This is a predicted structure of a 264-nucleotide RNA (Bacterial large signal recognition particle RNA) from a Synergistota bacterium. Lineage of the source: Bacteria > Thermotogati > Synergistota. Its mean pLDDT, the model's own confidence on a scale to 100, is 75. It was read from a public genome assembly, where an Rfam model found it.

[in-house]
C1' cells in the first nucleotide's frame, strides 16, 4: 500500500430569556441533522459539560483545526429619509385691542388745526293753529189720547141770553230721528318748515369772526400688549426603510492534521 475488524469523535446550531454561572425544557431565527424517560411552582450540573438508559454510522468527501466565502436574524447613547402620536403661544401664521403717521384714500385758500361767539336739534311753561269726537248752534222732521193754543162738527149745562168741558184739523213744542256746521267750550294725539320766555348744552347741524396749512385714521405698514395648536417653528415617544459600526451564524470551498489491532 492493501484487506478485514474495532473504538475515539460524530448523529445539528444560533439568539434573547431565566441563573451566581453552565446546560436542557418553553419562546425565537436558520434549517432537516437518533430514539425513550425528567424538567417553568424548573430539571441536571460545577466550570470543560444536561442526567439515566438504548441505537446507527466510522480513520475519512462525515472528527479536529486554519483561511476565504456567507443565508440569515440580532444589537447599536449614530445618522439621513418618510410616517404617527403627545407637548409648546414662540420674533412666524393668524384674530382682536391700544399707539403711531411713512404710504395709499378722504378732506382742506370756495380757508386746516386752534380757541371765541349766535342759533337749531333737547327740556320746561305760556300761548296759537290743525286733526279727531263730545257737547253747542242752525234746518228738517216729529205725540190718535195721557204736552200747550186755537178749536169746525158734535156733546154737555139753563126757559133764555149765555157759558163749559173738548175730539179731528191746523199751528207750535218734549223725548227722538235725520242732516248740515259757525260763533263757542271741553277731551285726546306718533299733531305743526307755529310763537314767546326760561333752562341746559355730551354728541349732531348751520352761521360770524381770529388764525393761515393742516386734519382724518378707512386701508397698507410699525410698535406695545392679549389669544389660537390647524400650518411652520421647536422639543419629546413610536413605526418604517436605507447607510455605518458590533458581534452571531447555518452552509460551502480550499489547504493541513488525525487512533488500535490483525493478516498480507
Nucleotide at each position: 500500500c492493501u484487506g478485514c475488524a474495532c473504538u475515539a469523535a460524530c448523529c445539528g446550531g444560533g439568539g434573547a430569556g431565566g441563573u451566581a454561572g453552565c446546560g436542557g425544557u418553553g419562546c425565537c431565527c436558520u434549517g432537516u441533522a437518533c430514539c425513550c424517560g425528567c424538567a417553568a411552582u424548573c430539571c441536571g450540573c460545577u466550570g470543560u459539560a444536561g442526567c439515566g438508559g438504548g441505537g446507527g454510522c466510522g480513520a475519512a468527501u462525515u472528527c479536529c483545526u486554519c483561511a476565504c466565502u456567507g443565508c440569515g436574524a440580532c444589537u447599536g447613547u449614530u445618522u439621513c429619509a418618510c410616517u404617527u402620536g403627545g407637548a409648546u403661544g414662540c420674533a412666524g401664521c393668524c384674530u382682536c385691542a391700544g399707539g403711531u403717521a411713512a404710504g395709499u384714500g378722504g378732506u382742506g385758500u370756495a380757508g386746516a388745526a386752534a380757541g371765541c361767539u349766535g342759533g337749531g336739534u333737547c327740556c320746561c311753561g305760556u300761548g296759537c293753529g290743525g286733526c279727531a269726537g263730545a257737547a253747542g248752534g242752525c234746518u228738517a222732521u216729529g205725540a190718535a189720547c195721557c204736552c200747550c193754543g186755537u178749536c169746525a162738527g158734535g156733546u154737555c149745562c139753563g126757559g133764555g141770553a149765555g157759558g163749559a168741558a173738548g175730539c179731528a184739523g191746523c199751528g207750535g213744542u218734549a223725548a227722538g230721528u235725520a242732516g248740515c256746521u259757525u260763533a263757542u267750550u271741553c277731551u285726546g294725539g306718533g299733531u305743526g318748515c307755529c310763537a314767546c320766555g326760561g333752562g341746559g348744552g355730551u354728541g349732531c347741524c348751520u352761521g360770524g369772526g381770529u388764525g393761515g396749512a393742516g386734519c382724518u385714521a378707512a386701508c397698507u405698514g410699525c410698535c406695545u400688549g392679549a389669544g389660537u395648536g390647524a400650518c411652520g417653528g421647536u422639543c419629546u415617544g413610536g413605526g418604517u426603510g436605507g447607510a455605518c459600526a458590533g458581534g452571531c451564524a447555518a452552509g460551502g470551498u480550499g489547504g493541513g492534521g488525525u487512533g488500535u489491532g490483525c493478516a498480507g